[in-house]
Context: one part of a larger RNA
RNA sequence: UUGGGUCUAAAACAUCCGUAGCUCGUCAAGUCAGCCUCUUGUGAAAUCUGGCCUCUCAAGGGUCAGGCGCGCAAGAGGUACUGCUUGGCUAGAGACCGGGAGACGUAAGGAGUACGGUUAGGGUAGCGGUCAAAUGCGUUGAUCCUUUCUGGACUAACGAUAGCGAAGGCACCUUACGAGAACGGAUCUGACAGUGAGGGAUGAAGGCUAGGGUCGCAAAACGGAUUAGAUACCCGUGUAGUCCUAGCAGUAAACACUGCACACUAAACAUCGGUACCUCCUCGAGAGGUAUCGGUGCUGAAGGGAAGCCGGAGAGUGUGCUACCUGGGAAGUAUAGGCGCAAGCCCGAAACUU
Numbered sequence: 001u002u003g004g005g006u007c008u009a010a011a012a013c014a015u016c017c018g019u020a021g022c023u024c025g026u027c028a029a030g031u032c033a034g035c036c037u038c039u040u041g042u043g044a045a046a047u048c049u050g051g052c053c054u055c056u057c058a059a060g061g062g063u064c065a066g067g068c069g070c071g072c073a074a075g076a077g078g079u080a081c082u083g084c085u086u087g088g089c090u091a092g093a094g095a096c097c098g099g100g101a102g103a104c105g106u107a108a109g110g111a112g113u114a115c116g117g118u119u120a121g122g123g124u125a126g127c128g129g130u131c132a133a134a135u136g137c138g139u140u141g142a143u144c145c146u147u148u149c150u151g152g153a154c155u156a157a158c159g160a161u162a163g164c165g166a167a168g169g170c171a172c173c174u175u176a177c178g179a180g181a182a183c184g185g186a187u188c189u190g191a192c193a194g195u196g197a198g199g200g201a202u203g204a205a206g207g208c209u210a211g212g213g214u215c216g217c218a219a220a221a222c223g224g225a226u227u228a229g230a231u232a233c234c235c236g237u238g239u240a241g242u243c244c245u246a247g248c249a250g251u252a253a254a255c256a257c258u259g260c261a262c263a264c265u266a267a268a269c270a271u272c273g274g275u276a277c278c279u280c281c282u283c284g285a286g287a288g289g290u291a292u293c294g295g296u297g298c299u300g301a302a303g304g305g306a307a308g309c310c311g312g313a314g315a316g317u318g319u320g321c322u323a324c325c326u327g328g329g330a331a332g333u334a335u336a337g338g339c340g341c342a343a344g345c346c347c348g349a350a351a352c353u354u
Stems, first nucleotide, its partner, number of pairs: 004325003007308002012322001014202004021195003025089007033082002035078008048066007092192001093189003096185003104178007111155002115151003120146003126137002163170002207248006216242002221237004259321006267299001269297012303310002327354003337346003
């Protein structure tokens, strides 16, 4: 519980695809279902309103007329809008073509510094670590310098307020196979569109299963310190894990705490990609400028907002569709159900309390 809301007060699903549903460009003809007008029928009585009559009056009763009954049905018309049918159109959407941009994905190959181990040589008493220390390492020769081989992980500078991706996310180089977006052209289709309950796919870190791998780092664990204590912060070790392959899981402050699409509504600046043109030029895949389309940011008119702030990338003005909210706690708990190997996830109350 509504004519309200959802950046921060409760509330946008983690993200996309998509079924039903809802919504949907433009022209013409037809139809007349929705819609509008008229007519007819029906819409019990009592009750209600008015007149008259009547119990001497009144309440009451009777009678006539009207109204009510929130309508329904049939028939006759109307045709702007909505729907339906048919036939067109090209401004939406899609396809196609062109040259560019990109850490977009998957796979393979290659490279590099550092680090650890190892070979050989040099070299001698310390090294390491901290606020200070100690545990630890070292005369079986450490730390340090040079050198050989090897291992796993990672990818400095460039690097940006940059780019790409639906989100998660993506960064050494090359190749192969894929995907998407922007711009330009206007050859084709001809509304094929928008959103999207269910449903499906993808989904960081951590976790789980099996097999491999393990340099460094490092939950747990152990030791040394600190301290009144120190199950911590600091130090020395160190196992899962971190890495690879195949599966599972499906959650995050998965955040811009802002659902998607379309149209409209001042400017200024920066930057990335494209296109057209102009100027300069060392003629270069060069530099600058103007216009325009698409992204990423920043400042701000109007407007909005409780304010902070938002402001053509809206939180403005509108339209379409979806999801969600309804005091705090109990509680994302219990129960039932579904999923999962488990951990747990999804759905999700109430009593009671305030």

Annotation: The part of an RNA shown here (small-subunit ribosomal RNA, central domain) has 354 nucleotides and comes from a Nanobdellota archaeon. Its Rfam family is "Archaeal small subunit ribosomal RNA". The family has 86 seed sequences and 709 matches in Rfam 15.1. A reference for the family is Yusupov et al. (2001), "Crystal structure of the ribosome at 5.5 A resolution", Science. Gene Ontology terms of the family: structural constituent of ribosome and ribosome. Taxonomically the source falls in Nanobdellota (Archaea, Nanobdellati). The sequence was found in a public genome assembly. The prediction has a mean pLDDT of 87.